[in-house]
Context: one part of a larger RNA
Parts: sequence; C1' cells; structure tokens
RNA sequence: AGCACAAGGCGGAUGCCUUGGCAGCUGAAGGCGAUGAAGGACGUUGUAACUUGCGAUAAGCUUCGGGGAGCUAGUAAACAAGCUUUGAUCCGAAGAUUUCCGAAUGGGAAAACCCAAUAUACAUAAGUAUAUUAUUUCAUACUGAAUACAUAGGUAUGAAAGGCAAACCUAGGGAACUGAAACAUCUAAGUACCUAGAGGAAAAGAAAUCAACCGAGAUUCCGGGAGUAGCGGCGAGCGAAACUGGAGCAGCCCUUAAGCUUGAUAUAACUCAGUAGAACAUUCUGGAAAGUUUGGCCAUAGUAGGUGAUAGCCCUGUAUAUGAAAAGUUAUAACAAGUGAAAUCGAGUAGGUCGGGACACGUGAAAUCUUGACUGAACAUGGGGGGACCAUCCUCCAAGGCUAAAUACUCUCAGCUGACCGAUAGUGAACCAGUACCGUGAGGGAAAGGCGAAAAGAACCCCGGCGAGGGGAGUGAAAUAGAACCUGAAACCUUGUGCUU
Repeated sequence: AGCACAAGGCGGAUGCCUUGGCAGCUGAAGGCGAUGAAGGACGUUGUAACUUGCGAUAAGCUUCGGGGAGCUAGUAAACAAGCUUUGAUCCGAAGAUUUCCGAAUGGGAAAACCCAAUAUACAUAAGUAUAUUAUUUCAUACUGAAUACAUAGGUAUGAAAGGCAAACCUAGGGAACUGAAACAUCUAAGUACCUAGAGGAAAAGAAAUCAACCGAGAUUCCGGGAGUAGCGGCGAGCGAAACUGGAGCAGCCCUUAAGCUUGAUAUAACUCAGUAGAACAUUCUGGAAAGUUUGGCCAUAGUAGGUGAUAGCCCUGUAUAUGAAAAGUUAUAACAAGUGAAAUCGAGUAGGUCGGGACACGUGAAAUCUUGACUGAACAUGGGGGGACCAUCCUCCAAGGCUAAAUACUCUCAGCUGACCGAUAGUGAACCAGUACCGUGAGGGAAAGGCGAAAAGAACCCCGGCGAGGGGAGUGAAAUAGAACCUGAAACCUUGUGCUU
C1' cells in the first nucleotide's frame, strides 16, 4: 500500500408521516369607500422581542342571546397581581371607541410630519376643548364687468363624484415577434397592451329579419350543417349562413301605462351561536390494546378524526330530531311615494359621389352595414330588402326606447371529492415568505418540516477553563430516541484483526 471482516465518524438519500398546496363539484356571495376604503406607520398586556388581536375606552368597553367551570392570546415556561356559579373566560348578533398616513379633502410636505384660519364654550392675560374650512359637476339663490338690456365672472347653500379590488363584459385606441421555409398584399390579430365605463353578470333582443312561391317568427348559448359554400401574392392561410337537434323562453312602451325603485306592514322560508344523540366486557402478548381469544350489543348512527399499535359500542362526532332575545336575506300580498316623462311613428334621415372601415368576402360582378368630405328624397296612393342591375312576385316597416332566463368569470365564504403531490415534490412560500438577501431603481428572490406515548428534556457525582465536550448515575419500551435528537443509503475519512506485497 492493497484485499477481506468487524466497529465507528461524516453525510442526509430512502422508507413512513403531514400542519401545506393542486385540481374540481355543489351552494352562497359578487363588492369596499368622504359615516374616510384597500393598504400601512406608530402604539397597546405587570415583565424584552416577534406574531395575532385591538386603538389613548387600545389581547379590549356596552347591550341582547348561547354556554356552564375555569380564566387573564400565541411562541412560552415561570413569577406577580387578579377575575369567576351575583355565571367569568369563550361563541353569535347589534352598538360605542377607532391615534397618524393613505382618494386624503384647511394650506404645505422628503407618507405616517410641519403650519394655520373661522365659529362656539371655558378662561377673560397666555391658552385649552369642540366643530368647520379641498376640488369638480349639477341645482337653487344673491350679486355682477367691458356694454344699455344681458352675459361672462363672483359668493353662499344643498346634492353627487373622486380611490381600491382577481377574473369575466362593453366601448375608444391598437402593435411586433412569428408564418408565408426570403418579403411588400396577407398572417399573427382586432390578439397583447393602453384608456374609459358598468354589472353580478355584461352585451344582445321583440324583424325596414330570414326564406323561396313552401313557410318560419325577438335575443343568447351548446351539438350538427362543416373545415362545406366561399375568400385568398387562389400562396401561407382565413372561413360562414340557411336549415336542424337541444338549453332557456316573455313580451312591451312613447297613446298617461306595461313596468321599475324605495319605504313601512303582514305571512312564510332561510342565514348568523347552539342542544339532545344508541351500543362492551374478558383472555394472551406487550411499555401501552384499538391487535389476539371468548362471549355480547347498537345501527335512520359501520362518514371522519383522536386516544400509548389497527376501536361501530373510550372521546369528539355521525344518522336523526330540535333551537333565536336581537339582526339580516329572499319570496308573496295589499298600501304609500317616486320614477317611467323624452318625444309626438322618428330628415340633414334613407339614398348618391369620393375616401376608409365592418361583414368568412383582400374592390372584386360586390349586394348588405357603417361614416370623414360633398350632396340629398318620398311620406303608407309611400318606403326598405330578397348578393351588380332591371321587371314581376314575396316579405318587412329604418332613421325613438325598455326587457328576465338559458351564457362568461372567481379576489372570497361553507361543505364535499380526487387511479393529484408528499418536503429537490406540491404554491415562490407546510417553518414568523414575497421574509432574509441582491439591485440606485424598475425588479429579482431563497434555504429551512419530523426526540418521545408522555419532557418523564438527564437530580446528584467525576474530568475539564465556575468551558466546549465527555464518563457515571437516573428517566424511558428504546438514549447508537439526548435536543447537531425517527429511519440513517452512497461518496468520503478513520480504528482494530487477519492475509498478501
């Protein structure tokens, strides 16, 4: 030095577990905000820190219900001081308080700070307390220029708005990469993104629609029709409709009414705490019985979780039954108030020309819809459409308005489910994570779970630096379960013995 065996160290794979995630289903809810939101800063408990709660009334105050023995939040024990059957802690509901910043709104500002004015009260000197004081729009009133009437402007009062929030929706704007194997029409795509606005859905909607000589009868969504008819440097690609099967169905008004909103009343149901809730003992093994043995019992309850191993009958529960003083939601009934309320059946409209856009349809034979410019009818004895255009025929009535459901989505709440994950997985985050840390900033962004059934977390003794660490003793089923703690692989590093060189 190598090999073999044995015992260790280091390391943290694997196995098992789950507090956390992921994907859904059903139901609910679909908003919060000047009565100051979302989000924060700073405080607040007898004791430092963080988290949770709360706000100078500060882990809380009041009232009404529930409940029934302990309690003064957690990490986190201990001490101190207290509360509680005259019902505390706790749970539900309704109130009160709610510093400062933040739309932030008295003015300002480098957010959580600085500085005011006016009125009232107390003091009657300083001062203290409370309230008000932003902007825009609308309404009303009073004033009021150039400029006579007026108007602009000004002032006061009242009302509303503002900001935030995951997706879904409508409208106004609107790319490029890419594909076409290059690229320009085209595509990507009216997508991403920006802006405005609304609702629990939004939008659309009761035919100047389709159809085809038969007829249908608002809109929306799904399955077909159909990758068809078509469009297309006829390239790449784009791509209908009639009709049909379903989901869901609802019609009305401008003609004084169909309806809608709000309020209070009555009735019914539901929501927001809860309550009752069946039935088992024994033998053996073991640290421990729920395992095993023997014999029983309940079941409208053998979903589930826990308990020292696997429990229908030990505990919490489950099936089932039942429960509200106050508050809220929904539905119905009748009542009251408001709205409907603008206009008078739709004229600078239909149509035309030029230039665009939308229609599956790229100007094409291009109808239809829309409109920037210029034009410009008829008036039901009328007008639009039926894919250039004309005639016949058929069908409908534009230029005013409202309308539930079927449809889309999930920041959120409750219950349930999974041939979903099981700590390099599953959310970035199972753990005090959008944290630590990085960056001037926009922004980027981790690692990190497991003693044991129970701390019973090792009294006492010894070595040692009043150490670190260890040896005894003790606890425990186990301490090679000792906090660097379940299991404890490999790589890597040692020790001992044997053999070989």
The prediction has a mean pLDDT of 83. Large-subunit ribosomal RNA, domain I from an uncultured SAR86 cluster bacterium, 501 nucleotides, folded computationally. Its Rfam family is "Bacterial large subunit ribosomal RNA".